[in-house]
RNA sequence: AGAGUAGAACAAAUGACCGCUGCUUUGCCUUUUGGGUAAGGGGGAGGAAAGUCCGGGCUCCACAGGACAGGGUGCUGGGUAACCCCCAGUCCCGGCGACGGGAAGGAAAGUGCCACAGAAAGGAAACCGCCCCGUUGGAUGUCCGUGACAUCUGACAGGGUAAGGGUGAAAGGGUGAGGUAAGAGCUCACCAGUCCAUCCGGUGACGGAUGGAGCUAGGUAAACCCCGCCUGGAGCAAGACCAAAUAGGGGGGCGCCCGAGGGUGGUCCGCCCGAGUCCCCGGGUAGGUCGCGUGACCUCGAUGGAAACAUCGAGGCUAGAUGAAUGGUCAUUGUCCCGAACGUGGGUGACCGCUUCGGGAAACAGAACCCGGCUUAUGUGCUGCUCUGACA
Numbered sequence: 001a002g003a004g005u006a007g008a009a010c011a012a013a014u015g016a017c018c019g020c021u022g023c024u025u026u027g028c029c030u031u032u033u034g035g036g037u038a039a040g041g042g043g044g045a046g047g048a049a050a051g052u053c054c055g056g057g058c059u060c061c062a063c064a065g066g067a068c069a070g071g072g073u074g075c076u077g078g079g080u081a082a083c084c085c086c087c088a089g090u091c092c093c094g095g096c097g098a099c100g101g102g103a104a105g106g107a108a109a110g111u112g113c114c115a116c117a118g119a120a121a122g123g124a125a126a127c128c129g130c131c132c133c134g135u136u137g138g139a140u141g142u143c144c145g146u147g148a149c150a151u152c153u154g155a156c157a158g159g160g161u162a163a164g165g166g167u168g169a170a171a172g173g174g175u176g177a178g179g180u181a182a183g184a185g186c187u188c189a190c191c192a193g194u195c196c197a198u199c200c201g202g203u204g205a206c207g208g209a210u211g212g213a214g215c216u217a218g219g220u221a222a223a224c225c226c227c228g229c230c231u232g233g234a235g236c237a238a239g240a241c242c243a244a245a246u247a248g249g250g251g252g253g254c255g256c257c258c259g260a261g262g263g264u265g266g267u268c269c270g271c272c273c274g275a276g277u278c279c280c281c282g283g284g285u286a287g288g289u290c291g292c293g294u295g296a297c298c299u300c301g302a303u304g305g306a307a308a309c310a311u312c313g314a315g316g317c318u319a320g321a322u323g324a325a326u327g328g329u330c331a332u333u334g335u336c337c338c339g340a341a342c343g344u345g346g347g348u349g350a351c352c353g354c355u356u357c358g359g360g361a362a363a364c365a366g367a368a369c370c371c372g373g374c375u376u377a378u379g380u381g382c383u384g385c386u387c388u389g390a391c392a
Base pairs, nucleotide, nucleotide: 001388002387003386004385005384006383007382009380010379012333013332014331015330016329017328018327020044021043023041024040025039026038027037028036029035030034046364050375051374053373054372055371056370057369058235059234060233061232070231071230072229073228074227075089076088077087078086079085090104091102092101093100094099105226106225110224111223112220113219114218127165128164129161130160131159132158134156135155136154137153138152139151140150141149142148143147173191174190175189176188177187178186192216194213195212196211197210198209199208200207201206239290240289241288242287249281250280251279252278253277254276261273262272263271264270297316298315299314300313301312302311303310304309335361336360337359338358339357340356341355343354344353345352346351
């Protein structure tokens, strides 16, 4: 320098002006709780606020107990409120490596499936090849032989063979020797693997050693299934409270021509209308309030632990909107990138740093009950480590 890998960080700061939305202080207005208004003070998104994929808190509903079904989960140990999460490890896989990935129980319980190709896809199979036997044809040789026998070879029928070829992702261990008509774990030696037993190490997954067995068991369980463990449902539009107008419900008073009540009017009479009218109660709607931010909280420190994390101490309070605020402009500074300049510092050197000037850049994205994760989107520079190359 190039290529890669892992991790953590930041997501600008200050000021002015103009806004938005909660809180709060003071003054004024208003009928009190309260509301309105003016001025001042102070707060106001994220690392993912996102996807809503897991887990929990919280709320309401349901619920004797047991079993089944359904759903979830699945190496080991630890962490946690809990987890399909995190930490550490085991085994397997990928990578030269740093490092990364794994739903990783059971396929010698049972069933199913294994495309295409291939003869055969699982206690199987004979396509080519190899071998044996029979029939038959040919060639050569031997014998005195129109015949017989031997050897070689072709065709057909029957049988053996899984060593070789060929097909396939996969063909029922590998190498060698014996053996055989040819072959084959058929037998033997060694190797690999499986299972069993014993011993050693480890909390454990598992690792190591020795011996034995059968001679070798295909893959697939995010196929059915079997085994272990876990498991009620719905969600802040949960849910709780206050509560109009209108309509309807219940109860009561007065009244229906012996006139309740209403209109007219300053009042009474009068006149007109007239069968309803008044009060109370309760439910629900609009609307409002709470739920709603002191919490599995944040910062710093100490202790324990390899870590995730836990405990203790001190300090802090850090958005709560509801058509939904959190914004804009300007100035200065900072950060980073590119280019240039002269000066300067370091180094033997390749080169690196500082200063000044000019130009440029800042992404993804917006809380809506809260929290822990996962996943996805995204700008910038930094650090550790690995591999390769070059220079001194």
Bacterial RNase P class A from a Desulfatiglandaceae bacterium, 392 nucleotides, folded computationally. Its Rfam family is "Bacterial RNase P class A". Rfam classes the family as a ribozyme. Gene Ontology terms of the family: dimeric ribonuclease P complex, ribonuclease P activity and tRNA processing. The coordinates come from a structure-prediction model, not an experiment, and the mean pLDDT is 76. The gene name in the source record is rnpB.